Context: one part of a larger RNA
Molecule: large-subunit ribosomal RNA, domain IV
Organism: Coprothermobacter platensis DSM 11748
């Protein structure tokens, strides 16, 4: 130079995407701690104060330990020796330092996602990702649904609707609009269509038989039963059409144009579509293109963050909505504090490179 450390003047995040890495803190004892808040917590919050050795208090107080004694029906009372032995307080001593060496939180403050411990990519992802208590929707009366297995037979379950199997939601607060027109999934069975299958009208194809022509071979028409083929019309399920229910089923939840005594604006007014036309609520948001939107707050400056505003390109109500205390190797932003991140580099220590063997 390079790897692993130790130190470090003044500065102290000026480095960086980004305090990453490093430093700080660090035990036990007292003190003394907000806002919030599910009244548990938050909390070790925060913030400070002490710590070694010697004397004395004091071999006390405590424990331990159980004789004496004393006493029941068992019990029990009672405490001696022994042993262990502070704390606090007070005086004193030493050092730059006393938790003298190791091991052993840095702290607030504000958003966002997930309530929470939990769990997951064995070998780049631990996460707001899954799971999860609790909701609800369905489906199962028990040889349950359902699932494994050509079966046989298991699981479910040696359970029995307070139980078991799917789907979505994912503590608790406060809540969860409208639309059933489409698909779907439940009901319904009047009417429409509808297989196979029945029934079998009518024809076909054979040919005993009969008949026409012939002298005959032969040709030609009819043609029973039986065997075959076709096969109208009737009579046939669910299904589908239809008729209702259902959204914590799959999903959808508009548009133009006017209008108020400055302007602007639009409570108001018309009209056109629809199934119905997004309600509470949040809203430049993990969502906003346009966009560093615009006002404030924070900085001497802030495409990040914080509060607002609402013009939601393209939020929104169990693919849930909103707020929320406690949690988090989560992620955004600020603050102290500390530091070689960094100004800007030096010097050390041990291992390599490097020479030489």
């Nucleotide at each position: 130079c390079c790897c692993u450390c130790g130190c470090u003047a003044a500065g102290g995040a000026a480095c960086u995407c980004g305090g990453c890495a490093a430093a700080c803190u660090g035990a036990c004892c007292c003190c003394g701690u907000a806002a919030c808040u599910u009244a548990g917590g938050g909390a070790g919050a925060a913030g400070g104060g002490g710590u070694g050795c010697c004397u004395g208090u004091g071999g006390u107080a405590a424990g331990u330990g159980g004789a004496a004694c004393u006493g029941u029906a068992a019990a029990g009372g009672g405490g001696a020796a022994g042993c262990u032995g502070a704390a606090g307080c007070a005086g004193g001593c030493c050092g730059c330092a006393g938790a003298g060496g190791a091991u052993a939180g840095g702290u607030c403050c504000u958003g966002g996602c997930g309530a929470c411990u939990g769990u997951u990519u064995a070998c780049c992802a631990a996460a707001a990702a899954c799971a999860c208590a609790g909701g609800u929707c369905u489906c199962u009366g028990c040889g349950a649904a359902g699932g494994c297995g050509a079966a046989a037979g298991c699981c479910g379950a040696a359970g029995u609707a307070u139980a078991g199997g799917g789907g979505c939601u994912g503590a608790g607060g406060c809540c969860u609009g409208g639309c059933c027109a489409g698909u779907g999934c439940u009901g319904g069975a009047a009417g429409g269509u509808u297989a196979a299958g029945g029934u079998g009208a009518a024809g076909g194809g054979u040919u005993a038989g009969c008949u026409u022509a012939g002298a005959a071979a032969u040709a030609g028409g009819c043609g029973a039963a039986g065997c075959u083929c076709u096969g109208a019309g009737c009579c046939g399920a669910a299904g589908c059409c239809c008729c209702a229910g259902u959204a914590a089923a799959c999903g959808c939840c508009g548009g133009c144009c006017g209008u108020a005594a400055c302007u602007a604006u639009a409570a108001c007014g018309g009209u056109c579509c629809u199934a119905a036309g997004g309600u509470a609520g949040c809203g430049a948001a993990a969502u906003u293109c346009c966009u560093u939107g615009u006002c404030g707050g924070g900085c001497a400056a802030g495409u990040u963050c914080c509060g607002a505003c609402c013009c939601g390109c393209a939020u929104g109500a169990a693919a849930g909505g909103u707020g929320u205390g406690a949690c988090g190797a989560c992620u955004g932003g600020g603050a102290c504090g500390c530091u070689g991140u960094c100004u800007c580099a030096g010097c050390g220590a041990g291992g390599g490179a490097c020479u030489c063997g």